Transfer RNA from Eubacterium pyruvativorans, 72 nucleotides, folded computationally. Rfam family: tRNA. The family's RNA type in Rfam is transfer RNA. The organism belongs to Eubacterium, within Bacteria. The coordinates come from a structure-prediction model, not an experiment, and the mean pLDDT is 82.
[in-house]
RNA sequence: ACUGGCGUGGCUCAACGGUAGAGCAGCUGAUUUGUAAUCAGCACGUUGGGGGUCCGAUUCUCUCCGCCAGUU
Numbered sequence: 001a002c003u004g005g006c007g008u009g010g011c012u013c014a015a016c017g018g019u020a021g022a023g024c025a026g027c028u029g030a031u032u033u034g035u036a037a038u039c040a041g042c043a044c045g046u047u048g049g050g051g052g053u054c055c056g057a058u059u060c061u062c063u064c065c066g067c068c069a070g071u072u
Base pairs, nucleotide, nucleotide: 001071002070003069004068005067006066007065010024011023012022013021018055026042027041028040029039030038048064049063050062051061052060
């Protein structure tokens, strides 16, 4: 330099172009003599940045940034 892949709550990952979810972690309550476990609830996302297409973009597209792999 080129090619490909990835970037989404604190972490690990989902999500036919049509309300962004799950598990773990966190908080509150129930249960227990108490802790753990279990159950119920709550909170946590400018979907890496910026443009484009579209009635509508996490999704398609362009560019930049970061990470990983390969080629030279």